[in-house]
Context: one part of a larger RNA
C1' cells in the first nucleotide's frame, strides 16, 4: 500500500422505478452449436464470440475436398556454363493445366552481340505452429474522472502528505481551508457539424419587380432583391437583474435573444486491467515442409440438415388491406458509368440513343400522407411460407448455388411461457430515399431525410461505476 466484504456514510449512469415499441411463440433471411460429409476451409465464444474478420463465396474469390499436372517452381534479382533453340502462330491428346509434333525470328562490321529461352548454383515459397516468443492495429471497464511526479515536511521503514476536509460541478470543475508548494498525462476549450445574422461573390443554383413567349414550365432577355451555394466576420460570456449562499465557488428564478447556463451532435478514450482480441491483413523471433505442408488446373465444398441458440425481417389486420387520383424530402452516385424523350412489352425488361466528367443532364415517379371508391370481422379481398409452368436480367458459365418478372398455389400464423432488450426529444416508434462492396446478388452494414409521441414521484431495491471510512486469517 491495494483487492475484497449478503460493512457504513456521500453521489452517478435509461441501472431501477414511470411510459413507449420490442425479442422469447409463427415462417422465412442470416451467424453460431452441433451431426453429417471426400470436404462441408480457418479464426471470434460472458458482458466485451454469434447479419463477427466477410463493405458481395455460381468459377475466381478458396486458404478446404477428389482427381490431373509441374519440380529453381506461380513473381523478381544475381552469377556461372551452353545451345538457336524461345517468345508467337499452327496442328494433335487432353476437362483444363498441361504435354507431344511442326513452322517462324532481331542487330551485325559477319568476329558475333542482346532480350528471351534451356541448364546449374544463390537468394524462392508456405493462409504450416506459437497472438503465453512479439510490434503494429483493436475490444474492454469508460469520456468513467481519474492516473501520478519533483521539491518540501512526517515516518526506522513499506509508505503518507500534496489528491483529504467545507461547499460546488457533467468534471481531481472551481472557491474555502489546510505542512505543503508547485507541476504533467487526463477534464474543459482549441477541430468539424447544426442552429441565427451580417458582408464578399453571383453560375450550372435563384426570381421580388420590368419586358418576352407559351397550353404550360426562370423557357428566353434581364436582375442581385430572396432562396440556396461557399468563404469570411458577429453572436452566449452566468455579461445584465433578483433571491439564496462564507461576502466566494455556484445554484434557483427573471430580462432581452434565433440560441441560456457544456445550446443539440460529432471528432478526441489518461495511467492501467484482462498472459483479453488478431501469426489468415501487413510485419517478424523461435519452430516445421522443400518432387511438398510450395505451385498450376479441373470439378466439387465452404449453400449439407433429425435438431439447439443469437440477430433481424414480414406478419397475424379495419389506427388496416387493395383500387383510382394528388403532394411534399436530404444525404449521395454516375465516362468499362448515370442514361432522358420516344416506341415495344401486363411485367421483370427490351430496342434506341438526347444530354452529362455533371448546383447544368442522368439515377430521381419518394413513402409513410391526402381525397374519393371497395372490403365488414371470416384465417378473411389479412398474412404470404411452400410448390408447378412460362419469363427477364448478369455472366465463358445460375444444376449442385443468382437475383428478379408475370400466372396458377396458398401453409404456418388469431399479439406469444419462465425470462429478457432498446430508448429521456426532433429521441422511440414508424416511413421510404442513397452508398460502399459490386458484372450479378442486402432483410446486414453505413449514411440520409418525412412523420413525430408517452413517461420520469423519487434513489428503497436489481446492475455497473466514483470518492470517504471501516474490517480482514487475502496480495
Nucleotide at each position: 500500500u491495494g483487492a475484497c466484504g449478503g460493512g457504513g456514510g456521500c453521489c452517478c449512469g435509461c441501472a431501477c422505478a414511470a411510459g413507449c415499441g420490442g425479442u422469447g411463440g409463427a415462417g422465412u433471411a442470416u451467424g453460431u452449436g452441433g451431426u453429417u460429409c471426400a470436404a462441408u476451409u480457418c479464426g471470434a465464444c460472458g458482458c466485451a464470440a454469434c447479419c463477427c474478420g466477410a463493405a458481395g463465396a455460381a468459377c475466381c474469390u478458396u486458404a478446404c475436398c477428389a482427381g490431373g499436372g509441374c519440380u529453381c517452381g506461380a513473381a523478381c534479382g544475381g552469377g556461372g556454363g551452353g545451345g538457336u533453340a524461345a517468345a508467337c502462330c499452327c496442328g494433335c491428346c487432353g476437362a483444363a493445366a498441361g504435354g507431344c509434333g511442326g513452322g517462324c525470328u532481331g542487330c551485325u562490321u559477319c568476329g558475333g552481340c542482346g532480350a528471351u529461352c534451356c541448364u546449374c548454383c544463390c537468394g524462392a515459397g508456405g493462409u504450416g505452429c506459437u497472438g503465453c516468443a512479439u510490434g503494429g492495429c483493436u475490444g474492454u471497464c469508460g469520456u468513467c474522472a481519474g492516473c501520478u511526479c519533483g521539491u518540501g515536511u512526517c515516518g526506522u521503514g513499506a509508505g503518507a502528505u500534496g489528491u483529504u476536509g467545507g461547499g460546488u460541478u457533467a468534471a481531481g470543475u472551481c472557491c474555502c481551508g489546510c505542512a505543503a508548494c508547485g507541476a504533467g498525462c487526463g477534464c474543459a476549450a482549441c477541430c468539424c457539424u447544426u442552429g441565427c445574422u451580417c458582408c464578399u461573390a453571383g453560375u450550372u443554383a435563384c426570381c421580388a419587380g420590368c419586358g418576352c413567349g407559351u397550353c404550360a414550365u426562370g423557357g428566353c432577355g434581364g436582375g442581385g432583391a430572396c432562396u440556396c451555394u461557399a468563404g469570411g466576420g458577429g453572436g452566449a460570456c452566468u455579461g445584465c437583474c433578483u433571491c439564496g449562499g462564507a461576502u466566494a465557488a455556484c445554484g434557483g428564478g427573471g430580462a432581452g435573444g434565433a440560441a441560456g447556463g457544456c445550446g443539440g451532435g460529432g471528432a478526441u478514450g489518461a495511467c492501467g486491467u484482462c498472459a483479453a482480441g488478431u501469426c489468415a491483413u501487413c510485419a517478424u523471433g523461435g519452430c516445421c515442409c522443400u518432387u511438398a505442408c510450395g505451385u498450376c488446373c479441373u470439378g466439387g465444398g465452404c449453400u449439407a440438415c433429425a435438431c439447439a441458440c443469437g440477430u433481424a425481417c414480414u406478419a397475424c389486420a379495419a389506427u388496416g388491406g387493395c383500387c383510382g387520383c394528388g403532394a411534399c424530402a436530404a444525404c449521395g452516385g454516375g465516362u468499362u458509368g448515370c442514361a432522358a424523350u420516344a416506341c415495344c412489352g401486363c411485367g421483370a425488361g427490351g430496342u434506341g440513343g438526347a444530354g452529362c466528367u455533371a448546383a447544368u443532364c442522368c439515377c430521381u415517379u419518394a413513402a409513410a400522407c391526402g381525397c374519393g371508391g371497395c372490403c365488414c370481422c371470416a384465417g378473411u379481398u389479412c398474412a404470404g411460407a411452400u410448390u408447378g409452368c412460362a419469363g427477364u436480367c448478369u455472366g465463358c458459365a445460375a444444376u449442385u448455388c443468382g437475383a428478379c418478372u408475370g400466372c396458377a398455389u396458398g401453409a404456418a400464423g388469431g399479439c406469444g411461457g419462465a425470462a429478457u432488450c432498446g430508448c429521456u426529444a426532433g429521441u422511440a416508434a414508424u416511413c421510404g430515399c442513397g452508398g460502399a462492396u459490386c458484372a450479378g446478388c442486402a432483410c446486414g452494414c453505413c449514411g440520409c431525410g418525412g412523420u413525430g409521441a408517452a413517461u420520469a414521484c423519487g434513489u428503497u431495491c436489481c446492475c455497473g461505476g466514483g470518492c470517504c471510512u471501516u474490517g480482514u486469517a487475502c496480495a